Model confidence (mean pLDDT): 79 of 100. This is a predicted structure of a 137-nucleotide RNA (Metazoan signal recognition particle RNA). Rfam family: Metazoan signal recognition particle RNA. Rfam's curators write: The signal recognition particle (SRP) is a universally conserved ribonucleoprotein. It is involved in the co-translational targeting of proteins to membranes. The eukaryotic SRP consists of a 300-nucleotide 7S RNA and six proteins: SRPs 72, 68, 54, 19, 14, and 9. Archaeal SRP consists of a 7S RNA and homologues of the eukaryotic SRP19 and SRP54 proteins. Eukaryotic and archaeal 7S RNAs have very similar secondary structures, as represented by this family. Eight helical elements fold into the Alu and S domains, separated by a long linker region. The Alu domain is thought to mediate the peptide chain elongation retardation function of the SRP. The universally conserved helix which interacts with the SRP54 M domain mediates signal sequence recognition. In eukaryotes and archaea, the SRP19-helix 6 complex is thought to be involved in SRP assembly and stabilises helix 8 for SRP54 binding. The Signal Recognition Particle Database (SRPDB) provides compilations of SRP components, with phylogenetic data and structural illustrations. Many sequences below the threshold for this family are clearly closely related, but are most likely to be SRP RNA derived pseudogenes. The human genome in particular is known to contain a large amount of SRP RNA related sequence, including Alu repeats. While the threshold of this family is set high so as to minimise the number of hits to such regions, it is likely that some remain. The literature on the family includes a 2000 paper in Science by Batey et al., "Crystal structure of the ribonucleoprotein core of the signal recognition particle". By type it is a non-coding RNA gene.
[in-house]
C1' cells in the first nucleotide's frame, strides 16, 4: 500500500404516522335566483335572456412542494330528482306545492388510493463516501 471483519455518515428502499393536495378556459349537461315576451277563465304552461353553483369529458398556465378530471360509501329534519296517500286550483280535462317511500354524473359530506412535504422504526441491509483492526497478501 491492497483487501476483509467491523464502525460511522449520506442517499435510495420498506413499514408506521402527521400535515397537505391549484387556477383559468371552449363545448355539452344538472340545479338555482332574476327579468322579458307569450298562451290560459283559474291553477298554471311555453320561449328567450341572464346570476350563481356543480357534473362530464377536452385545452392552457405556474418561482405548485404536490394538485389525478381516481375509487367506494353516505346523502340524515334541513339541497336536488321522482313523488303513493292527503292538500290546493278547476265543472271536468288538467295542473301546482309536496310528507312518507324511492333515486343519484351534477347541494353537501366521509373514507381510501395516488401525489407532495415532514416525523419515526428494537426494518432491510441496496448504493456511495470516510475510518479501519487481529489475521492475510
Nucleotide at each position: 500500500g491492497c483487501a476483509u471483519a467491523c464502525g460511522g455518515c449520506c442517499a435510495a428502499g420498506c413499514g408506521a404516522u402527521g400535515c397537505g393536495u391549484c387556477a383559468c378556459u371552449a363545448g355539452g349537461g344538472g340545479g338555482u335566483a332574476a327579468g322579458a315576451c307569450u298562451c290560459g277563465g283559474a291553477a298554471g304552461g311555453g320561449u328567450c335572456u341572464c346570476u350563481c353553483u356543480c357534473c362530464c369529458g377536452g385545452g392552457u398556465g405556474g418561482a405548485a412542494a404536490a394538485g389525478g378530471a381516481c375509487a367506494a360509501c353516505c346523502g340524515u329534519a334541513u339541497g336536488g330528482c321522482u313523488c303513493a296517500g292527503g292538500c290546493c286550483c278547476g265543472a271536468a280535462a288538467g295542473g301546482g306545492a309536496g310528507c312518507a317511500g324511492g333515486c343519484a354524473a351534477a347541494a353537501g359530506g366521509u373514507u381510501g388510493c395516488g401525489c407532495g412535504c415532514g416525523u419515526u422504526g428494537a426494518c432491510a441491509g441496496u448504493g456511495g463516501c470516510c475510518g479501519g483492526a487481529u489475521a492475510g497478501c